A computed fold for a 76-nucleotide RNA from a Clostridiales bacterium, annotated as transfer RNA. The coordinates come from a structure-prediction model, not an experiment, and the mean pLDDT is 82. The organism belongs to Eubacteriales, within Bacteria.
[in-house]
Formats: sequence, C1' cells, structure tokens
RNA sequence: GGCGGAAUAGCUCAGUGGGUAGAGCAACCGGUUCAUACCCGGUAGGUCGUGGGUUCAAGUCCAACUUCCGCUACCA
Repeated sequence: GGCGGAAUAGCUCAGUGGGUAGAGCAACCGGUUCAUACCCGGUAGGUCGUGGGUUCAAGUCCAACUUCCGCUACCA
C1' cells in the first nucleotide's frame, strides 16, 4: 500500500427490516442485617468516533475522514 472488522452509559456489550436508545456490572438511594457483605427494589447516567449527504424521520442507508484490531504484500 490492498482487503476485512470494530467505535453506542464509567466498564463489557445488544440494538441484524430506518420510526420514543437498552441490558449486565459499577455508582447512588432504599429494604434486609446488631453491623458489613450477599440478596431484593428503585434512581441517575448517552450530543450512538467526527463533520457531511439521502429521507417526513438515521445508532441503522451512502461517501469521506479519525482511532484501534486482524489478514495480506506478487513480479522486478
């Protein structure tokens, strides 16, 4: 250089057909306990990597760019 994959909550990841963004863990509050942990219930937390395009509507489709991972690199 060429090809492919990934980027979504603090972390690990879903969201596969375009129509209100979710789960587990962590955090916080409460229950339970003499108390802590476990366990149970709840709350908050996101400009979906960046800026564009298409669309009434984009995490999702299109092209570009950025970062990370993998494969490949013939002839001379």